Context: one part of a larger RNA
Molecule: large-subunit ribosomal RNA, domain I
Organism: Deltaproteobacteria bacterium
Order: sequence, then C1' cells, then structure tokens
RNA sequence: AGCGUACGGUGGAUGCCUAGGCGUCGAGAGGCGAUGAAGGACGUGGGCAGCUGCGAUAAGCCUCGGGGAGCUGCUAACAAGCAUUGAUCCGGGGAUCUCCGAAUCGGGCAACCGGUGUGGAAGCAAUUCCGCACAUCAUCUGCUGAAUAUAUAGGCAGAUUGAAGCAAACGCAGGGAACUGAAACAUCUAAGUACCUGCAGGAAAAUAAAGCAACCGCGAUUCCCAAAGUAGCGGCGAGCGAAAUGGGAAUAGCCCAAACCAUGUAUGUGUAAGCUUGCAGGCGUUGCAUGCGUGGGGUUGUGGGGCGUCCCUGAAAGAUCUGCAAAUCUUUCAAGGAGUUAUAAAAUCAAUUGGUAGUCGAAGGUUCUGGAAAGGGCCACCAUAGAAGGUGACAGUCCUGUAGGCGAAAUCAAUUGAACUCCUGGGAAUGUCCCCGAGUACCGCAGGGCACGUGAAACCCGGCGGGAAUCUGGGAGGACCAUCUUCCAAGGCUAAAUACUACUCGGCGACCGAUAGUGAACGAGUACCGUGAGGGAAAGGUGAAAAGAACCCCUGUUAGGGGAGUGAAAUAGUACCUGAAACCGUGCGCUU
Repeated sequence: AGCGUACGGUGGAUGCCUAGGCGUCGAGAGGCGAUGAAGGACGUGGGCAGCUGCGAUAAGCCUCGGGGAGCUGCUAACAAGCAUUGAUCCGGGGAUCUCCGAAUCGGGCAACCGGUGUGGAAGCAAUUCCGCACAUCAUCUGCUGAAUAUAUAGGCAGAUUGAAGCAAACGCAGGGAACUGAAACAUCUAAGUACCUGCAGGAAAAUAAAGCAACCGCGAUUCCCAAAGUAGCGGCGAGCGAAAUGGGAAUAGCCCAAACCAUGUAUGUGUAAGCUUGCAGGCGUUGCAUGCGUGGGGUUGUGGGGCGUCCCUGAAAGAUCUGCAAAUCUUUCAAGGAGUUAUAAAAUCAAUUGGUAGUCGAAGGUUCUGGAAAGGGCCACCAUAGAAGGUGACAGUCCUGUAGGCGAAAUCAAUUGAACUCCUGGGAAUGUCCCCGAGUACCGCAGGGCACGUGAAACCCGGCGGGAAUCUGGGAGGACCAUCUUCCAAGGCUAAAUACUACUCGGCGACCGAUAGUGAACGAGUACCGUGAGGGAAAGGUGAAAAGAACCCCUGUUAGGGGAGUGAAAUAGUACCUGAAACCGUGCGCUU
C1' cells in the first nucleotide's frame, strides 16, 4: 500500500409521518370606494427584532347575545395584573381609525413640505398646537356679465346630486399582430387568436319576425345533442366549414313615435270669425295658422290605428259663459284584473325559512404482556350514532365528535301574507282615405361581416356620391324577371335556461408526500441578484411527556468530552426519528 473483516466518523438517501399544496363537486357571495377603497408607510406591548392584531382610545374601547374557568396572540420564563359582580374566547352592531394612496386646499423625489378662511387652546410676545372648510368635471338652480343694443361666451355662488380609483375569470364593443401551416412563398392559414383600449353586470349579450319554410307548415331569444365533417368555400392547395329540420333545457311578453283631441307657451294674423247643440241672454287679447312642451289616444300584417255613423254597458258628484233640455268629458266608488325581473313605482308591517355564535347527544369493565393498552384473554352494552380525529401501540361504548334533535338580543337574505300601489268600457259593420319611424329604403363606387376568398353572390353593416313610396304601399324567399308565398325595416324594454370563480363554507379524491405537491408545509414573493422592467431560492420531524442532563471531573474555554442523573430507549442530547452510498479512519487477518 492493496484485499477482507469488525467497529466508528462523515453524509443525508430510504422508510414512516404531515402542519401545506393539487384537483373536483355542491351551496353562498358576486363587489369595494369621496361616510376616503385596494395596497402600503410609520407607529402601537412592562421589557419586543420578526409575524399577527390594532391605530395617538393603537395585541385594543362600548354595547347586545353566546359561553362558563381560567386568562394577558405566535412565545417559554420574569414582572405586574384581570376573572363566578362572569374575565380570556366566539358572534351581531357601534366608536376610534396617524400619514401616503383615486388622494381631492397648493406643491412634491408616495408616506413629506407649504397655505387661505373660520372657531378654539397655550404663551408677555415671537410663535406653536387642535377642529372644520377650501380640487376637477357633469347635471340642476341662482346671481352677474364682454366685443355688441337685446343676447351669448365667460365669471361667481349653492345642491343631504352624481362621477373618479381598485378588483380573478366570465361579457359586449373599438382597434388588432407575428411566429407558424401551406414541407419555399405572396392569396390563404395562424385568427378576429395574442395583445392594447373603453364600458358593464352578477351574469353579459341576444330577444317578440320587413324571420324561416316550400305550395305542407312553423311561430321571440339563448344553451345542449343530432343533422355533419354533410351542403358548400378553398393558390379547389394547406385548410375553413354552415343552415333548415328533429330531440331536449328554459319559457313571457310588452312600451313608444305618428294620425286625432285637449291644454300651456312663443310668434304671426286679426275686430270678424268664434265660445258643444236648440231657444233666450251674455262674452270677445276669445278665434285661426305655425313651432315647442304636457296630458289623453294608439301600437298592428287573417293589415292596424285615427276621424264619422250604428249597437250594447253599474252608481254618485262635478265641469263644458249663464238658464232649461240633450250630449260629451272629468273625478270618486263599485266590479274585474295585475304588481316590485320587463310590461309604472316606493316605503312599511307581520309570519315562516335560511345565514352570521352555539347547545343536547347512547353504550365497558376486569385480567395478562408492556414504559404506556386502545393489543391478547374473559364476560358485557349502545346503535336513526361501527364517519373521522385525538388519547403513552390498533378504542362503536375515554375525549372531541358522529346519527338525530334544539337555538338568536342584533343583523342579513329569501318566501308568503297584510297593507299599499297601478290598470280597465266592449263589439260588429260601414264610410272617409288622415297616420303607420327619411338623407331612411334603394342604386353606383370601393370595403367589411356572413362557413361563402367577387364569384351567377343574394342577405347584413358602415364610408363617399346620388336618392323613393305610405297599404292601389314596402321588404324577403341566394343574380335578375313573372307568378305565388311570407313578413312589415329605418324607436325602445324584457326574467329563465347559458359563461365564470378572486372570495366564504362544506364534501370528496385508484391526487402529491418535503429534489414531490403551489415559487412558497418554515418570519416566501422573503433572503439574495438587477439602475430598472424583472428574476428568485434554500430551509419540515428529540421525546408519550422537557422529564432539555442537578452535581463532579478533563481543559485556555460560555468549545468539546468523561462520569452521575432523566427516560422504554440518550448510537432519542436540541448539529436531536430512521440513518443507505460515495469519502475518511481504528483494530485484527491475509498478500506484497
């Protein structure tokens, strides 16, 4: 020195474990914010670095409930205290809530600096401190007010009006790529995707046929399954890719504009028309035309409505210049109907159910082994409870629970009812030819969207130019025309079925088990890196219980070790479960 063997050191694999993750299902909630958010800075404890909580009332204050013996968070010990006159703790409501931040009195290099007005405090004063108000925009109201006479612009003030900013995905809209694929590449594809922007809701969007269909019919929208990888589109390449229809989920329908009537107002006209009808009286800035506002009316495609005529229909009061008669209209009641998600809309009360703390809750002993019994033996019991977790090894009957019941002062939500509120003449026929959404439909040019790339290219949308009709009208049925069929554009609202999950609660898993599972099981978006945008770790386990080793010894030593002691175990001693390998030693054996 090598090999072997025994015993160690080092190291932290493996096994076991789980405090944390991952996925999924159900329910809730679906927002927070000028009453100052989200997110932070700085403070705050007797002593306090970090985390957590809280805000100069600062690990907390008040109150109403729950709860019932300990408590002063993680966090031991000390100090000082609190608590059956009910603390700590849990839940409802409230108070306080520095500074920054939309940040909003002005400024600013966020957490700082400096003001004005007003009220107050301290001080001889200088000055300092405390409270309140003071941003902008929109809307409304009022006062003022140029060039310029009326006016307008502008200015000022007020509002117990609103907005702003943040937030995971889902939604709608305005913009909108490239890599890539086409085995290159340009039309095409990727893709109306990513991304940017605006805006909203708990969903959004869409929605009550100018629709489909096919000579039969259907009857708003949305979503799912099929139709179907079909019909089609396509350098007919790569690829893209319907609809009718059938079956389901869920169902809900409404309101305006216009004609016409009444009324208010402005302008014009204007002394005669006119004032519901008949007779008598009376009035005359009443009437007529146009514009605008308000109320009534009206809402449809077997066309609808208006106006006129006709038929039917409860009560009362009032009005239409006056009286009488008629007619018409208005209001109230009755009758009928409806309602807070549309069709109008608000607040209230009661009950019930559910949520936000909780509460009751059955049944086992003995013996053996062991450090310890829940294990073995023996004999029992409960079960609407033999889910699960814990307890010194494996517990239905020890603890927490579980099945099954019960429960709210306060507050929230839903449902139902009351009260409340709202709506209502009806019908057939006929006449009249008044109305039925205009720079619209439609056409041309150049585009976009439709599965459809200009194609025979309909349909839908907006840009530029031209530019209709009102029911004897107009659109559509994939060029276009005729016939036929079907629908009624150019105004608006609308629940459900559908999408999503930052957040809360609960369940589940042939999901992970510390190089896994989130980047993060641990003071993790931390330490650290970067000017910055940004990047981004490592790091879990003594024991049943600290019983965490009094005391003695070695030594320069609060290092380390040897005894003693604890413990079932200390080769479980905090560098702590198990403790592999590489690597390093010591003893012995063999070989050289």